[in-house]
Molecule: RNase P RNA; transfer RNA
Organism: Bacteroidota bacterium
RNA sequence: GCAGCAGGCCGUUCUAUCGCUGCUUUUCCUUUAUUGGAAGAGGAGAGGAAAGUCCGGGCAACACAGAGCAUCCCACUUCCUAACAGGAAGGCCUUAUUGCUUGCAAUAGGGACAGAAAGUGCCGCAGAGAACUAUACCGCCUUUUCGCUUGCGAAAAGGUAAGGGUGAAAACGUGAGGUAAGAGCUCACGGCUAACAUUGGCAACAGUGGUAGCGGGUAAACCUUGGGAGUUGAAAGACCAAAUAAACCGAAGCGUGAGGGCUGCUCGCUCAAUUUCGGAGGGUAGGUUGCUUGAUCCUUCUGGUGACGGAAGGGCUAGAUAAAUGAUAGGACACGACAGAACCCGGCUUAUAGGCCUGCUUUUUUU
RNA sequence: GGUUUUGUAGCUCAACUGGAUAGAGCGUCUCACUACGGAUGAGAAGGUUUGGGGUUCGACUCCCUACAAGACCA
Numbered sequence: 001g002c003a004g005c006a007g008g009c010c011g012u013u014c015u016a017u018c019g020c021u022g023c024u025u026u027u028c029c030u031u032u033a034u035u036g037g038a039a040g041a042g043g044a045g046a047g048g049a050a051a052g053u054c055c056g057g058g059c060a061a062c063a064c065a066g067a068g069c070a071u072c073c074c075a076c077u078u079c080c081u082a083a084c085a086g087g088a089a090g091g092c093c094u095u096a097u098u099g100c101u102u103g104c105a106a107u108a109g110g111g112a113c114a115g116a117a118a119g120u121g122c123c124g125c126a127g128a129g130a131a132c133u134a135u136a137c138c139g140c141c142u143u144u145u146c147g148c149u150u151g152c153g154a155a156a157a158g159g160u161a162a163g164g165g166u167g168a169a170a171a172c173g174u175g176a177g178g179u180a181a182g183a184g185c186u187c188a189c190g191g192c193u194a195a196c197a198u199u200g201g202c203a204a205c206a207g208u209g210g211u212a213g214c215g216g217g218u219a220a221a222c223c224u225u226g227g228g229a230g231u232u233g234a235a236a237g238a239c240c241a242a243a244u245a246a247a248c249c250g251a252a253g254c255g256u257g258a259g260g261g262c263u264g265c266u267c268g269c270u271c272a273a274u275u276u277c278g279g280a281g282g283g284u285a286g287g288u289u290g291c292u293u294g295a296u297c298c299u300u301c302u303g304g305u306g307a308c309g310g311a312a313g314g315g316c317u318a319g320a321u322a323a324a325u326g327a328u329a330g331g332a333c334a335c336g337a338c339a340g341a342a343c344c345c346g347g348c349u350u351a352u353a354g355g356c357c358u359g360c361u362u363u364u365u366u367u
Numbered sequence: 368g369g370u371u372u373u374g375u376a377g378c379u380c381a382a383c384u385g386g387a388u389a390g391a392g393c394g395u396c397u398c399a400c401u402a403c404g405g406a407u408g409a410g411a412a413g414g415u416u417u418g419g420g421g422u423u424c425g426a427c428u429c430c431c432u433a434c435a436a437g438a439c440c441a
Stems, first nucleotide, its partner, number of pairs: 001363001003361008012332007020045002023042007047338001051349002054347005059233004066267004071229005076090005091113001092111009114224002119222002121218003137164002139160010172190006191214004196209005237289004248279005259271003296315008333336001368440007377393004386424001395411005417433005
């Protein structure tokens, strides 16, 4: 220098003119009224994802009073945070590469990582057997009977899961003893599991010691344990204006209670007579607010390994409602990708031309 | 703006609580029958189970994510 991987940041720009949506302000007209309007001036005007709506919160309404059941979500530990399924640091497991002392170490990734030793279910085909002491195919062994070539063959009864073989997975591994042959049946070493003691650590966990055991997988099957979730979303909600059919039809009910009270069900609570539900139909369908000053942004200092927190100073940076951010002319270069706010935030995921920075690896050249 | 459902052959649907090669009807193609066509009979082709990833020995099925289509809400 080229290429690749990982992480972080930026993500077209400048000038002029004419438009569009808010804000501030001047003049004029108008109004009870900054009530409405016209003209002018100044200044502002999409994103890193505004997206998907996948999580979490704020805010708001509802009886968020309460009990039970159901449903849904989460799941190593500690911390961060308004909160989280997000993030930080660590533990454990695992994959690849390298190294050697051959089962450890280093580097780089991945992990929905509670419980299968509480219970139930399932594990096709193959296979003897797929899981509380397993219906024995071949093989091995014992007994009985038969045959004869006298140590082999056949049949029957039984023992055996060590060997072959099957499978994704085969009932701890190796060695020795033991046995008719075998078997954790026994022993030595090793592995794993459970609770216990002790040492280190806030903890997950790790080390050591003896004790008991050897029980395959699956919980992104039911389930168990622990923790959490009330429901609905700005078309929530508040206020003003306008309008009206308090009519018609059907059903139910009038305190022994119909029905309602925005929650999946039950109980309970509460409201309830000019009532409630259903049908068909009539009227209105405008405005203000919620709405952008916020868990906000920038700079400096500071605490912390880090996520993040604290202090001081400074800044104001869209708010539309059929919905604004565009067009034309000229210039610059890398010739411009994905894409357009709709109540607001914190994350995650997905899309994205190109550029910059940091780290690692391979290769080439030079010294 | 919000809530929610679905995706399998050209079309309409199956495949149960995960088990093997994903099946049926219509349609398409070939052959037979016919003078020809239809009907009928025989046979065949046609599938990235919407894309990607994960769990599992094994995924149409279970989980995550993206995409597409539809339904409802003053």